Record summary:
The RNA shown here (transfer RNA) has 76 nucleotides and comes from a Candidatus Hecatellales archaeon. It matches the Rfam family "tRNA". The coordinates come from a structure-prediction model, not an experiment, and the mean pLDDT is 82.
């Protein structure tokens, strides 16, 4: 130096292809209650996210496109 892949709440991890009831799923943490003599399980609620950054395209962008940062993996 060229080329792939991935980057979404404290943590994992779908949604990206084919933009549109997406006011971002689902699990884990965390608070609250409820059950318990208490605590664990388990139940019901309820917080938590500039979707890496940044510009473009569109009526509309996590989702196309283009710069860039990071991490990995392959050629050199």
């Nucleotide at each position: 130096g060229g080329g792939g892949u991935g980057g979404u709440g404290g943590u994992c991890c779908a949604g990206c292809c084919u933009g549109g009831u997406c006011u971002a799923c689902g699990a884990u943490u965390c608070c609250c209650g409820g059950c318990u003599c208490g605590g664990g399980c388990c139940c019901g609620g309820g917080a938590g996210g500039u979707c890496g950054g940044g510009a473009g395209u569109u009526c509309a962008a996590a989702u196309c496109u283009c710069c860039c940062c990071c991490a990995c993996c392959c050629c050199a």